[in-house]
RNA sequence: CACGAAAAAGGCUAAACCGUCGAAAGGCGGUGUCGCAAAGCCAUGGGUCUAAAACCAGCAGCCAACUGCUGACUGGUCAUGAUCGCCAGGCUGCCGAAG
Numbered sequence: 001c002a003c004g005a006a007a008a009a010g011g012c013u014a015a016a017c018c019g020u021c022g023a024a025a026g027g028c029g030g031u032g033u034c035g036c037a038a039a040g041c042c043a044u045g046g047g048u049c050u051a052a053a054a055c056c057a058g059c060a061g062c063c064a065a066c067u068g069c070u071g072a073c074u075g076g077u078c079a080u081g082a083u084c085g086c087c088a089g090g091c092u093g094c095c096g097a098a099g
Stems, first nucleotide, its partner, number of pairs: 003096002011036002016031006034085001040091003044088003047083003054077005059071004
């Protein structure tokens, strides 16, 4: 430098459950221990998840009426949301057997 041992020391902790924050996805704390050699950090590119707000349509109501107004309703579109334990990229880092 590269590599990752049926090695040692140390580290992290998925699902599920409880609490909490959030509209949700999901985050955080605890229990837990599926796994992880970057499962340490960064949402930069792609993917995936969500859809509060916004917009569109419907529906309902209002109005003398309208191409109008309203909405604790329904559907759709859409990140300004989430995920680094999906992939890529960037930054940093413990140990040391074989090569």